The prediction has a mean pLDDT of 84. This is a predicted structure of an 84-nucleotide RNA (c-di-GMP-I riboswitch aptamer) from a soil metagenome.
[in-house]
RNA sequence: AAACGGCAAACCUGGGGCAACCCGGGGACGCAAAACCUCCGGUCUCUCGGUAAUACAAACCAGAGAGAUAGCGGGGAUACCGAA
Numbered sequence: 001a002a003a004c005g006g007c008a009a010a011c012c013u014g015g016g017g018c019a020a021c022c023c024g025g026g027g028a029c030g031c032a033a034a035a036c037c038u039c040c041g042g043u044c045u046c047u048c049g050g051u052a053a054u055a056c057a058a059a060c061c062a063g064a065g066a067g068a069u070a071g072c073g074g075g076g077a078u079a080c081c082g083a084a
Stems, first nucleotide, its partner, number of pairs: 006031002011026006029071001036076002039074003042069007049061003
């Protein structure tokens, strides 16, 4: 580069969850690991605490805990094809 194929974003819909988000169906933006794993960062949600404010709320963090995202990176380990 080919070949057999694979997955499935947004959105719609049924369901779960306080939420982030997840699962089923439809659907394809894309993906050579967009199959798997939260070990390290990032981002997001919830609860507590604090700063601040002072009407309520919202905002903020040197914070703490519980979750989410693997299609945000890094990392781990596994795998199909084969001209290189």
Its Rfam family is "c-di-GMP-I riboswitch aptamer". Rfam's curators write: GEMM was predicted in a large-scale screen for bacterial structured RNA regulatory elements. Its family is annotated with cyclic-di-GMP binding in the Gene Ontology.